This is a predicted structure of a 1153-nucleotide part of an RNA (large-subunit ribosomal RNA, half B) from Synura synuroidea. It matches the Rfam family "Bacterial large subunit ribosomal RNA". The prediction has a mean pLDDT of 82. It is recorded under the gene name rnl.

[in-house]
Context: one part of a larger RNA
RNA sequence: UUGUGUUGAAGGAACUCGGCAAAAUGGCUCUGUAACUUAGGAAGAAAGAGUGACUACCCCAUUUGGGGAGUUAUCAUUAAAGAGGGAGAAGCGACUGUUUAUUAAAAACACAAAUCUCUGCUAAUUCGAAAGAAGAUGUAUAGGGAUUGACACCUGCCCGGUGCUGUAAGGCGAAUUGGUAGCGCUAUGGCGCUUAAAAUAACCCCCAGUAAACGGCGGCUGUAACUCUGACGGUCCAAAGGUAGCGAAAUUCCUUGUCGGGUAAGUUCCGACCUGCAUGAAUGGUGUAACGACUUCUCCGCUGUCUCCAGCACAAUCUUGGUGAAAUUGAAAUUCCUGUGAAGAUGCAGGAUUUUUGCAGUUAGACGGAAAGACCCCAUGCACCUUUACUAUGAUUUUAAGUUGUAUUUUUAUUUUUUUGGUGUAGAAUAGGUGGGAGCUUAGGCAAAAAUGAAAUACCACCCUAAAAAUUUAAAUUUACUUAACAUUUUUAUGAACAGCUUAUAAAAGGUAGUUUGACUGGGGCGGUCGCCUCCUAAAAAGUAACGGAGGCGUGCAAAAGUAUUUUCUAAUAAUUUAUAAUUAUUAUGAGCGUAAUGGUAUAAAGAAUGCUUGACUGUAAGACUUACAAGUCAAACAGAGACGAAAGUCGGCCAUAGUGAUCCGGUAAUUUUGAAUGGAAAAAUUAUCGCUCAACGAAUAAAAGGUACGCUGGGGAUAACAGGCUGAUGGUUUCUGAGAGUCCUUAUCGACGAGACCGUUUGGCACCUCGAUGUCGGCUCAUCACAUCCUGGAGCUGAAGCAGGUUCCAAGGGUUCGGCUGUUCGCCGAUUAAAGUGGUACGUGAGCUGGGUUUAGAACGUCGUGAGACAGUUCGGUCCCUAUCUGCUGCAAAAGUUUAAAAUUAAGAAGAUUGUAUUCUAGUACGAGAGGACUGAAUUCAGUACACCUCUGAUGUAUCGGUUGUUUUUAUCAAAGAGCAGCGCCGAGUAGUUAAGUGUAUAAAAAAUAAUUGCUGAAAGCAUAUAAGCAAGAAGUUUACUUUUAAAUAAAUUUUAAAGAAUCGUAAAAGAUCAUUACGUUGAUAGGCCAAAAAUGUAUAGAUUGUAAAAUCAACAGUUUAAUGGUACUAAAUUUCUAAAAAAAAAUUAGA
Repeated sequence: UUGUGUUGAAGGAACUCGGCAAAAUGGCUCUGUAACUUAGGAAGAAAGAGUGACUACCCCAUUUGGGGAGUUAUCAUUAAAGAGGGAGAAGCGACUGUUUAUUAAAAACACAAAUCUCUGCUAAUUCGAAAGAAGAUGUAUAGGGAUUGACACCUGCCCGGUGCUGUAAGGCGAAUUGGUAGCGCUAUGGCGCUUAAAAUAACCCCCAGUAAACGGCGGCUGUAACUCUGACGGUCCAAAGGUAGCGAAAUUCCUUGUCGGGUAAGUUCCGACCUGCAUGAAUGGUGUAACGACUUCUCCGCUGUCUCCAGCACAAUCUUGGUGAAAUUGAAAUUCCUGUGAAGAUGCAGGAUUUUUGCAGUUAGACGGAAAGACCCCAUGCACCUUUACUAUGAUUUUAAGUUGUAUUUUUAUUUUUUUGGUGUAGAAUAGGUGGGAGCUUAGGCAAAAAUGAAAUACCACCCUAAAAAUUUAAAUUUACUUAACAUUUUUAUGAACAGCUUAUAAAAGGUAGUUUGACUGGGGCGGUCGCCUCCUAAAAAGUAACGGAGGCGUGCAAAAGUAUUUUCUAAUAAUUUAUAAUUAUUAUGAGCGUAAUGGUAUAAAGAAUGCUUGACUGUAAGACUUACAAGUCAAACAGAGACGAAAGUCGGCCAUAGUGAUCCGGUAAUUUUGAAUGGAAAAAUUAUCGCUCAACGAAUAAAAGGUACGCUGGGGAUAACAGGCUGAUGGUUUCUGAGAGUCCUUAUCGACGAGACCGUUUGGCACCUCGAUGUCGGCUCAUCACAUCCUGGAGCUGAAGCAGGUUCCAAGGGUUCGGCUGUUCGCCGAUUAAAGUGGUACGUGAGCUGGGUUUAGAACGUCGUGAGACAGUUCGGUCCCUAUCUGCUGCAAAAGUUUAAAAUUAAGAAGAUUGUAUUCUAGUACGAGAGGACUGAAUUCAGUACACCUCUGAUGUAUCGGUUGUUUUUAUCAAAGAGCAGCGCCGAGUAGUUAAGUGUAUAAAAAAUAAUUGCUGAAAGCAUAUAAGCAAGAAGUUUACUUUUAAAUAAAUUUUAAAGAAUCGUAAAAGAUCAUUACGUUGAUAGGCCAAAAAUGUAUAGAUUGUAAAAUCAACAGUUUAAUGGUACUAAAUUUCUAAAAAAAAAUUAGA
């Protein structure tokens, strides 16, 4: 010093985030017991009283007991131990229960109960590849899923969206059916490929229902006879516009809302209000008795939580003996200050300081140790999770085919055959159309001719249209059967061609899986941007960056192109002129050139107009520009065929610079290309051309979004949050100027618009050290520095009468409070004070403490999100490690040095201390009309702080004395007396020692030099001037002085003594971790023992007497004891070892100088 215990004066929560921890309560008997209530509770409510021992006597039981009455002892009788603190109010959850083994026990989960929904048994649901199994040896009072969560009162409106359920008319609709069209081959029989119409399921669309399904539940505006408010009205929108209830709430940002209560003081708490950022009804709303190791507030009791700490016990720490780890470690011969520096140095620079080495302590530093930072960013990293991301897929549903048979009803389409029907007017008259046709017919007759009409009839042939019948094929459909196969937990039955299974097919599909989810970026995210053109930046070649400053493009034109010819705009001024028209002249490139800007361009234009045209051509291309590549740009010339022009000539689009997209893949056209045995074909190739806001525009894929606080890995100080650094916009301080305010008057005081400087405390900017870790707010503890001074001290001015102030200058010696609220810093409030300073120190201080806040994992509310989840929003809960090597610091020692040793002294230096209030006198004086009311000087007290001490007052006091409970034990047993244990068992008292709350002392008085300031004399400068020469005054500040320390002050001092001295050993304490220090060692009181007196306790044991007994009284202020005091050698200190210099003389020895 720490830990575990123990006691504590006065106060009693003032401590603190918070009564954390501790204290207190406690058993049994009796009395007594509130609100509220689900009538059970609440309740051990609360609040009180009693409690030992004994029994002559009485009562009841009789068994030992119980009670009464009485006696008796103590500070105290459940005498020790074990054993509820209580009350009031609120939130949440009804309750008992469950949970994150290892930081969360809760308001989370569960729960009885309520509701919705599915399920008729081979049940639904679930597991499994299947067999099979759970459900269940159950059967709708059953089982599965979901939500809410006892009970009470209740549970409003919305079906537009998303789900779910239902309906089946229409639309859509795959395989399949079907067979239109085309193509190829052919042995001409056919085969193959592509394909249109038509038929066809579920889903979806459509139509309804459903919210205790997912969910949702409004604006603007006018209005009443003060004002305010708005019962009332208008208007817009919506599926419907939030009802009852509750409401600054676990929900309220602003906010510490406002009012009330409690408190001296209340960011919390309780009751209200309603302005509900962003309440609200089974994602349940509002209440609620009981319950809760839940959260919040208050009171009583209680206390070392605190004011303010003190003592004691034990265990560690420490010393000695024994045994004996660890992390860490580049190497170390490991100081301070200022500076420098990859921006915070033991190690660099310059100074200062420093003799060497240990031991005990302490943690300020070694950007200390530990863990390749968990925050942040990055990675074409990972993992889980989500979904209306993309793509798949198990299970599910649908249709077809197979397993798969027989019969039957009805319908539709289709093939073929037969039959029937076909009315405009005119015309015999009900003319379907076309062609043939003058005859046909047994007969009768019909037809022709004529007539009507657009068309003419007999007869023959082929058709159209409508219908019917039969038939072929196909599809759908009804009702049955059982002979198969199949299925079944009634196997002589039942089901049944269904189901199941297989193969195709479509639907839906986070159930499951694989993945994607851009970059730039003064961190990242949000925002913005991403290709091309023009200008500036750009520094007179070209080129040149930024989330620098300005704008455009993703085309247009069949003329806005080619050519030939013709022609001059726009503006200003002047002249002529009635004239602003027109004309002429002069000046300018300012007009125009489809479009942005820039450059260019005028009588031979690139502008404007007119005529004729299509060169907006085909095939090539030397040479250049640009350039990583790929791209891009200019281009004479040659060949062909042309346009215009009389011709020379010009023409391969447009005054120029934007108007864009690689490759793959696919389409179209052409082709004297290739054609897998051959011929073809398919397919390819070549030329031309088409399809990308591939705009993240050199384009990763045909096809892609999110969450992670449950997270993980690799990296980064290439990049953020803390701190440092640079900067100093912002911030703070200050100077100058002085408009103005101040009655007058700039500067007593205040000071606009402006200008400058300093600081490095704010908010920032930058991203320089640190991401193989520099722990973050506040508090506690301990501080230290600056001064821009809050108080105290000294001054100037004052719009200073005095008192009290204002302002400025000097000044850092000392001081600078306690509480209520909140995590708070801050702030507000209460009460004081001389004052309640401002800042720095890694926003000083976590290897010093705390852990309330922030900032992991749990949970809830509001809000956002479809969701996973999210929120500088709120709320309840939530592991703080380190034995100190070095430096530093606080102490204690040792060694050698200082030219012998010992003792003492001085002090260069260092440290400490340094304070203030109040009262009285001067004096009710100066001043003042009064009210009021000093300076100065003197005295006293108190507060604060520091040091020392224990006489007093107390605390403690595990020396001691006494009382006493339970139990074990000793003396053979009983009694009595002792002893052990129970926290020293508990209780009362207490010497020494240690201590504060107790006592004492100090902070005194003075000197010197000064600061601001104030003077004397006095020139330069005949004046003035405190200054230049000279002489002064002047502060709690500075230096002395005061206290402590120091000769290691390496310049190592001085004095005295000396044959001195020191150590070991022993007895010890006024000393003490060890060591040291101090006292003593027989010539001795050093310790123990013994004696004495004093002190503590309180009257011992045995005995005697009294009493039934417990017990009382006597001898007896007894007995016992002592750390302090005095005496006394009885015991222990009786020993042993080492030993210098100088001068002179003598001797020996070896090493060094």

The RNAcentral record of the full RNA draws on ENA.